A computed fold for a 98-nucleotide RNA from Candidatus Brocadia sinica JPN1, annotated as c-di-GMP-I-GGC riboswitch aptamer. Its Rfam family is "c-di-GMP-I-GGC riboswitch aptamer". Its Rfam clan is "c-di-GMP_I riboswitch clan". The coordinates come from a structure-prediction model, not an experiment, and the mean pLDDT is 80.
[in-house]
RNA sequence: UACGACAAAGGCAAACCCUGGGCGAUCAGGGGACGCAAAGUAAAGGGUCUUGUCGAGCCGUUUAAACGGCUUUAUGAAAGAUAGCCUUACUGCCGAAG
Numbered sequence: 001u002a003c004g005a006c007a008a009a010g011g012c013a014a015a016c017c018c019u020g021g022g023c024g025a026u027c028a029g030g031g032g033a034c035g036c037a038a039a040g041u042a043a044a045g046g047g048u049c050u051u052g053u054c055g056a057g058c059c060g061u062u063u064a065a066a067c068g069g070c071u072u073u074a075u076g077a078a079a080g081a082u083a084g085c086c087u088u089a090c091u092g093c094c095g096a097a098g
Stems, first nucleotide, its partner, number of pairs: 003095002011036002016031006034084001040090003044087003047082005053077002055072007
């Protein structure tokens, strides 16, 4: 450098439940363990997911502008979520075999 034992010492904690934040994806804390050798950190690329927004469509009021309501399966923008989906970057405990 790489690799990962039925090793040692420890670590993290899915679903679900409770409390709180957020429109939401989801997050934080507590309980709880399905799993994890980076399940440590970072949203750069891809994937997936979300939306009070824009755009688009429909309806109503209106001369119009504009405002309000609804829809957005498929397609767009923007803003986000996910590091326990993959890649990538950085860091890190232990040390048998090959």